[in-house]
Molecule: transfer RNA
Organism: bacterium
This record gives sequence, C1' cells and structure tokens, in this order.
RNA sequence: GCGCGAUUAGCUCAGUGGUAGAGCGCUUCAUUGACAUUGAAGAGGCCGGAAGUUCGAUCCUUCCAUCGCGCA
Repeated sequence: GCGCGAUUAGCUCAGUGGUAGAGCGCUUCAUUGACAUUGAAGAGGCCGGAAGUUCGAUCCUUCCAUCGCGCA
C1' cells in the first nucleotide's frame, strides 16, 4: 500500500429497513441472626464519527477513526 472482518449498556454478545434486547455486573426491596443463594423491581444506550439513499437507517452506500487477520 491492497483485501477482509469488527465497532450496539460497565463487560461479553444478539438484533439484515418501522420508536434497541439478553446474560453477567450495578442499585433497591423481600428472604437470613448475618452473608451467600433465590425471587421481584429499577437505573444505565444520541447503536465509533460525518455525509448520502429512503416516508422511515443499528441495518443499505461513501468517506474518516480505532482494533484484528491476510497478502505484498
């Protein structure tokens, strides 16, 4: 330099066009003498950035950034 892949909650990951979810973690409550477990409720996301297509974009297109793999 070229090609491919990844980027979504604190962490690990779903979600292939119609107002974004799970597990773990966190907070509160119940349970206990206390802790753990278990149960219930809750907080936490401008979906890496910018532009475009579309009535509508996490999702499609382009550029940029970061990370990983391959080729030279």